[in-house]
C1' cells in the first nucleotide's frame, strides 16, 4: 500500500407479551508471559507450531473537550480453593465470577449504530 482481523438461547418454567425475568444452556478480541501438547532432531540439547474471557499491556464501546467523521483527555469487567514441583493467579483437579451504548417485558447470547472502526495479523 493492499488483504484480512468475535464468538453465544437449545430446553422447561411463570406471563397477555420474555432468545430479555427464573432453572438448566452456550460463548470468549489482539500483542506478552507460559513448567503443558504436538512435530522436527540429538551425545548433549535445539528448533518450529499451538496454548490465560479473569496475570501484565491494548483495542472497541461509553464520558467529556472539540465540533471536521481529525485530534485530545477520561473511563474501562471479573478467581479463588486444593495438588505438582526449584518455579504455575498460566499445567492438572474442582467451585466460583465477568461482559458498552440504544431498542424492546428487565438482554455478554435478538435488532440497531455497524457493509463502520480498531487492537493487531498476514502479504
Nucleotide at each position: 500500500u493492499u488483504u484480512c482481523a468475535g464468538g453465544g438461547c437449545g430446553a422447561g418454567g411463570u406471563g397477555a407479551a420474555a432468545u430479555c425475568c427464573c432453572u438448566c444452556a452456550c460463548c470468549g478480541g489482539c500483542g506478552g508471559u507460559g513448567a503443558c501438547c504436538a512435530g522436527c532432531u540429538u551425545g548433549g540439547u535445539g528448533c518450529u507450531g499451538g496454548a490465560a474471557g479473569u496475570c501484565c499491556g491494548c483495542g472497541a464501546a461509553c464520558u467529556c473537550c472539540a465540533g471536521a467523521u481529525a485530534g485530545g483527555a477520561g473511563c474501562c469487567g471479573a478467581u479463588u480453593u486444593g495438588g505438582u514441583g526449584c518455579a504455575a493467579u498460566u499445567c492438572c483437579a474442582a467451585a466460583a465470577c465477568c461482559g458498552a451504548c440504544g431498542g424492546u417485558a428487565u438482554a455478554g447470547u435478538c435488532c440497531g449504530g455497524a457493509u463502520g472502526a480498531a487492537a493487531g495479523a498476514a502479504a

The RNA shown here (FMN riboswitch aptamer (RFN element)) has 123 nucleotides and comes from Candidatus Pararuminococcus gallinarum. The source organism's lineage runs through Bacteria, Bacillati, Bacillota, Clostridia and Candidatus Pararuminococcus. Model confidence (mean pLDDT): 84 of 100.